The prediction has a mean pLDDT of 81.
Predicted 3D model of a 73-nucleotide RNA (transfer RNA) from a Nanobdellota archaeon.
RNA sequence: GACCCGGUAGCUCAGUUGGUAGAGCGGUCGACUGUUAAUCGACAGGUCGUAGGUUCGAGCCCUGCCCGGGUCG
Numbered sequence: 001g002a003c004c005c006g007g008u009a010g011c012u013c014a015g016u017u018g019g020u021a022g023a024g025c026g027g028u029c030g031a032c033u034g035u036u037a038a039u040c041g042a043c044a045g046g047u048c049g050u051a052g053g054u055u056c057g058a059g060c061c062c063u064g065c066c067c068g069g070g071u072c073g
Stems, first nucleotide, its partner, number of pairs: 001072007010025004019056001027043005049065005
C1' cells in the first nucleotide's frame, strides 16, 4: 500500500428480507428468610465508531474517514 472481518447498554453478544433496538451477565429496587447467598419479579441504562448520501423510513443499503484483528505484497 491492496484486500477481508469486526466496532450496537458497564461487559459478552444477537438483531435474517430496511419498519423506528434486544438477550445474558452486571447495577438499582422489591419479594422470599433468623441473616447472607441462591431464586423470583420489576426498573434504569443506547448519538448503533464517525461524517455524509439514498429512502416516507437506515443498526441494516452506498461513499469517505477513524479504531481493532487478519491475509497478501

The source organism's lineage runs through Archaea, Nanobdellati and Nanobdellota.